[in-house]
Context: one part of a larger RNA
RNA sequence: GGCAGGGAGUUUACGGUCUUGGUGAGGCUAAGCUCUUAGGAGCGAAGCCGUAGGGAAACCGAAAGCCCGCAUCUUCGGAGAGGGGCAGAGUCCCAUAAGGGCUCUUAAUCAAGGCCGUAAGAUCGGAAGCCCGGGCGAUCUACACGUGGGCAGGUUGAAGUCAGCCAUCUGGCUGAUGGAGGACCGAAGGGGUGCUGAGCUCAAUUCGUUCCCAUGACCUGCGUGUAGGGGUGAAAUUCCAAUCGAGCCGGGCAAUAGCCGAUUCCUCCUGAGACAUCUCGUAGGAUGACCUUGUCUGAGACAGCCAAUGCGGUAGAGCACUGAUUAGAAGGUCAAGGGAAGAAAUUCUCAGCCUUCUUGUCAAACUCCGAACGUAUUGGCGUCUGAGAAGACAGGAGUCGGGGCGUGGGGGUAAGCUCCGCGUCCGAAAGGGGAACAACCCAGCCUCAGGUUAAGGUCCCUAAGCGCUGGCUAAGUGUUAAAGGCAAAGCGAGUCAAUAGCCUAAAACAACGGGGAGGUAUGCUCAGAAGCAGCAAUCCUUUAAAAAGUGCGUAACAGCUUACCCGUCUAGGUUAUUGGCCGCGAAGAUGGACGGGGCUAAGCCAGCCACCGAUACCUGAGAGCAGAAGCAUUUUGCUUCUGAUCUGGUAAGGAGGCGUCCGGCGAGGGAUAAAGUUGGGCCGUAAGGUCCAAUGAACCUUGCUGGAAUGAAGAUCCUGCC
Numbered sequence: 001g002g003c004a005g006g007g008a009g010u011u012u013a014c015g016g017u018c019u020u021g022g023u024g025a026g027g028c029u030a031a032g033c034u035c036u037u038a039g040g041a042g043c044g045a046a047g048c049c050g051u052a053g054g055g056a057a058a059c060c061g062a063a064a065g066c067c068c069g070c071a072u073c074u075u076c077g078g079a080g081a082g083g084g085g086c087a088g089a090g091u092c093c094c095a096u097a098a099g100g101g102c103u104c105u106u107a108a109u110c111a112a113g114g115c116c117g118u119a120a121g122a123u124c125g126g127a128a129g130c131c132c133g134g135g136c137g138a139u140c141u142a143c144a145c146g147u148g149g150g151c152a153g154g155u156u157g158a159a160g161u162c163a164g165c166c167a168u169c170u171g172g173c174u175g176a177u178g179g180a181g182g183a184c185c186g187a188a189g190g191g192g193u194g195c196u197g198a199g200c201u202c203a204a205u206u207c208g209u210u211c212c213c214a215u216g217a218c219c220u221g222c223g224u225g226u227a228g229g230g231g232u233g234a235a236a237u238u239c240c241a242a243u244c245g246a247g248c249c250g251g252g253c254a255a256u257a258g259c260c261g262a263u264u265c266c267u268c269c270u271g272a273g274a275c276a277u278c279u280c281g282u283a284g285g286a287u288g289a290c291c292u293u294g295u296c297u298g299a300g301a302c303a304g305c306c307a308a309u310g311c312g313g314u315a316g317a318g319c320a321c322u323g324a325u326u327a328g329a330a331g332g333u334c335a336a337g338g339g340a341a342g343a344a345a346u347u348c349u350c351a352g353c354c355u356u357c358u359u360g361u362c363a364a365a366c367u368c369c370g371a372a373c374g375u376a377u378u379g380g381c382g383u384c385u386g387a388g389a390a391g392a393c394a395g396g397a398g399u400c401g402g403g404g405c406g407u408g409g410g411g412g413u414a415a416g417c418u419c420c421g422c423g424u425c426c427g428a429a430a431g432g433g434g435a436a437c438a439a440c441c442c443a444g445c446c447u448c449a450g451g452u453u454a455a456g457g458u459c460c461c462u463a464a465g466c467g468c469u470g471g472c473u474a475a476g477u478g479u480u481a482a483a484g485g486c487a488a489a490g491c492g493a494g495u496c497a498a499u500a501g502c503c504u505a506a507a508a509c510a511a512c513g514g515g516g517a518g519g520u521a522u523g524c525u526c527a528g529a530a531g532c533a534g535c536a537a538u539c540c541u542u543u544a545a546a547a548a549g550u551g552c553g554u555a556a557c558a559g560c561u562u563a564c565c566c567g568u569c570u571a572g573g574u575u576a577u578u579g580g581c582c583g584c585g586a587a588g589a590u591g592g593a594c595g596g597g598g599c600u601a602a603g604c605c606a607g608c609c610a611c612c613g614a615u616a617c618c619u620g621a622g623a624g625c626a627g628a629a630g631c632a633u634u635u636u637g638c639u640u641c642u643g644a645u646c647u648g649g650u651a652a653g654g655a656g657g658c659g660u661c662c663g664g665c666g667a668g669g670g671a672u673a674a675a676g677u678u679g680g681g682c683c684g685u686a687a688g689g690u691c692c693a694a695u696g697a698a699c700c701u702u703g704c705u706g707g708a709a710u711g712a713a714g715a716u717c718c719u720g721c722c
Stems, first nucleotide, its partner, number of pairs: 001722006011120013026049003032043004053060002065086004072079002088104006123262004131252002134249003142226009151216001153185003156181001160177007189213003194209002197207002228244001230240002237246001265657006275288005290398001291396006300384003304381009316369001317367002322363003327358007337350005402426010431442003446622007456612003459597003465609001467608006478599002490584003494581010511568005517541003522536003547562001551560002623647002625643008658711001660708010676695008
């Protein structure tokens, strides 16, 4: 890992509540006894609940009636179970008043079932840790005690001693001798420093090399002692048998877990929530909202649209208020400040402040205004509604981690961010499109068959147009609805179009040919300054035209050129603004993405006609569900009809079934082969059923009914096998 088997809402007691059934002013038995086919049956009112309440108590103590009215019935007038209203009654407060509280004009009880509570392990599996008490451990290790053992070799050379010398100092020097030391080097032995080497291993601590101690607080054999809140500790929460902030073993124990995981057959009907309030509450719970089932009731209800009548102060806009704020003008004020006059007093002026006028603006907490829109009521249309509306009550829940998108906002630089309102979808929604892609577009899946469309597409991959008309683009721009790696300001004699102005057959624009002169080298300045360093001035003449000079150039001249004019030529030219497509702006890590190929349309814009394309829509058949009628009838079944307004579905509620095991009553099968197993056929929407063959060798099935240790793919599930 696979397979097989096992594997989780149960049981008891008590209590509550509802549903269904039996009996009903009553209902039920318990212990026990008798019988028994041993499963049960019959007997058994002791007792329990109910039949009267009110009051703390003493104590007192409930005849009936009238009206409306659903179903239903009807002689169509009405009657009218249940239901609703009135009236009345009991008792307590009390003053026998009034008013009020509780109660009555009737419904219980027993059983089964749904759900809940309490006590229990309480659906199953899972802690670490904690507590209690009982045992087993010092063959590891810590420390201690008793008794033994061990330490190659080498080095250093303390005290003491001896000799000599000095010479008398209880002394010194020199040389020997001596052999001290938690001394030195280094085997055995002990340790474990670095490589943070090797090593999934020889090893759950080893190996290599290096390193430390090695006569001592040394190492070591054997025996013995100290035990779990205890020991031992040269002290590290160290060690106490690979276990230590409290050893190990088993017990209390199925500890507890608001946490995590798991929770087993089918079909049919409906179908949420991720919100509000409270909560030592935010991983939980309770109540409400939302879902479901039933009962009662009995005719209206309201998503949408229109109209009328009200309400409102947002978007926008505005500055009339509150504030903010640009520029100018006039007037006022002017304590302090700047300036002017004056010896000073003081005067004038600037700035400042205030007011008014003109001008330009801003506001969630401004409004002289003011929509769309929202909302209330009424009426109409529409939709739903006796297949039961609105409403009420009761049983059962789940949910209280939500998310994306659009839109209106608060916070934030921003976010697939966060917090709200409205809507929508995902959640719990399949199908088609978007290359792929929960929530973007289309569209709400019972089954089968045929057709038509939606979104989106129609060159090939790939179903359908290399469709048609008119433009644009030359950048492979593009070939992406948006988003996902998207692009801006700005720039462009790229190109197309529109509008407006100016020039133009008295010839424009461009090009080419020619002219472009004289006074004069203007004056000044200056070494020079001659159109062209600089300053000032910028006149006159000849002219078709020609500047006291547009740009080069020279040391200064010269030279070239322009303005300006003529000619040649010839038909549009030129400027501004606006728009379309396009280019630049444009940088990321392997070569890389329009989905790809590829495309000059198979790109973009405008228009048109076809076609493809879904579980959508239409048609036919069938199934289920709901309802009606008829027939048969105990429930219920069958047949026919109706359903445009029935058929997705997680949590959850409801309904009906299939299968397994064991009983009761009845009926059967089996050695002429039961159950089981293997293979195959057929039937049923499904759970499943049935038949045949082989194998197998002794039990098995069915109708009705009752009871469950009743259904596995999941739990890193348990056990076994491979």